The RNA shown here (FMN riboswitch aptamer (RFN element)) has 128 nucleotides and comes from Georgenia yuyongxinii. It matches the Rfam family "FMN riboswitch aptamer (RFN element)". From the family's description: The RFN element is a highly conserved domain that is found frequently in the 5'-untranslated regions of prokaryotic mRNAs that encode for flavin mononucleotide (FMN) biosynthesis and transport proteins. Rfam links the family to the GO term FMN binding.
RNA sequence: ACGUGCUCCGGGGUCGGUGAGAGUCCGAACCGGCGGUGAUAGUCCGCGAGCCGAGCACCCUCGGGUGCCCGGUUGACCUGGUGGAACUCCAGGACCGACGGUGAAAGUCCGGAUGGGAGGAAGCACGC
Numbered sequence: 001a002c003g004u005g006c007u008c009c010g011g012g013g014u015c016g017g018u019g020a021g022a023g024u025c026c027g028a029a030c031c032g033g034c035g036g037u038g039a040u041a042g043u044c045c046g047c048g049a050g051c052c053g054a055g056c057a058c059c060c061u062c063g064g065g066u067g068c069c070c071g072g073u074u075g076a077c078c079u080g081g082u083g084g085a086a087c088u089c090c091a092g093g094a095c096c097g098a099c100g101g102u103g104a105a106a107g108u109c110c111g112g113a114u115g116g117g118a119g120g121a122a123g124c125a126c127g128c
Stems, first nucleotide, its partner, number of pairs: 002127006008119001014028004029108002031097002033047004042095002050073004055068005077093005099111003
């Protein structure tokens, strides 16, 4: 170096308004997983999570549930500047954010989740 197993592995609601009631609405606020890239990315190309479905196995109160695996689906950026090179930097102005729950509509609260997980020049063990 390589292989196997284990470990690790996501941030954010503050102030004011309305109201019977809002961290959910309104005004302002705050946050940004992993790999890649001619130079640093929430918005480029991919991956992961979430959601939908097929197959197999198991369970079942026959409604369905759990695990493995495969397929599908899955948000959002412009202008100017610098430069050899930037949708990544600087300046300015924008935009996006699963499902279920809730006295009222949620990226930020609660829940599935003490779960899953991309991934690493990370840690530990073993093998070669």

The prediction has a mean pLDDT of 81.
The organism belongs to Georgenia, within Bacteria.
The model forms 97% of the base pairs in the Rfam consensus.